[in-house]
RNA sequence: UUCUUAUCAAGAGCAGGCGGAGGGACUAGCCCGAUGAAGCCCGGCAACCGGCGAACAGCACGGUGCUAAUUCUUGCGGAAACACAGGUUUCUGAGAGAUGAGAG
Numbered sequence: 001u002u003c004u005u006a007u008c009a010a011g012a013g014c015a016g017g018c019g020g021a022g023g024g025a026c027u028a029g030c031c032c033g034a035u036g037a038a039g040c041c042c043g044g045c046a047a048c049c050g051g052c053g054a055a056c057a058g059c060a061c062g063g064u065g066c067u068a069a070u071u072c073u074u075g076c077g078g079a080a081a082c083a084c085a086g087g088u089u090u091c092u093g094a095g096a097g098a099u100g101a102g103a104g
Stems, first nucleotide, its partner, number of pairs: 001104008013042001016041003022032003026075001028073002043067003047064004051059002071096001076093007
């Protein structure tokens, strides 16, 4: 990096330390940010694999992961209601993305 597969409406520091301006994948929006972003450390959560266990309970011990907003909404299609010039709202399938496990 590619493929397969499962999950994505829950959870986690509004007085932790370093750090300094950016961040929320991308598009369009809408947000977060010097009352301090990213990143690192510590803390926390517990989704997957392993471990313990009678257990689909639980522990958080090992390996990943996560820790604003539903994967923040949206991007292609379908349905319903309203408006019928543009469109708006709700539901839903796909796509894209993220994470785990497995394979090349």